[in-house]
RNA sequence: AUCUGAUAAGGGCAAACCCACUGAAAGGUGGGGGCGCAAAACAACCGGUCUAAGGAACAUUCCGUUUUGCGGGAGGUUCUAUGGCAGCGGAGUUGCCAGA
Numbered sequence: 001a002u003c004u005g006a007u008a009a010g011g012g013c014a015a016a017c018c019c020a021c022u023g024a025a026a027g028g029u030g031g032g033g034g035c036g037c038a039a040a041a042c043a044a045c046c047g048g049u050c051u052a053a054g055g056a057a058c059a060u061u062c063c064g065u066u067u068u069g070c071g072g073g074a075g076g077u078u079c080u081a082u083g084g085c086a087g088c089g090g091a092g093u094u095g096c097c098a099g100a
Base pairs, nucleotide, nucleotide: 002100003099004098005097012037013036017032018031019030020029021028022027035087041093042092045090046089047088048085049084050083054080055079056078057077058076060074061073062072063071064070065069
């Protein structure tokens, strides 16, 4: 330096679920918990996936306007990441112990 994780030791992390806080949501943070994990460490680059506040389109409905148009409100449907997920896969960076 590379490969491997069958064995040993010291340890480490922490799924579901519950509580609190936070966020429009997905989710995040802290505490409890412990299914699992040798990168279950870091990091959204590629794919995937979750959400849709805001934005866009469409139809509905209501209101206004001298009017077959235009403007505004309401809820609905669809699309959309500028928001997430690293414990989904790939690529990248770093790293403990043991063995070869």
Molecule: c-di-GMP-I riboswitch aptamer
Organism: Rhodocyclaceae bacterium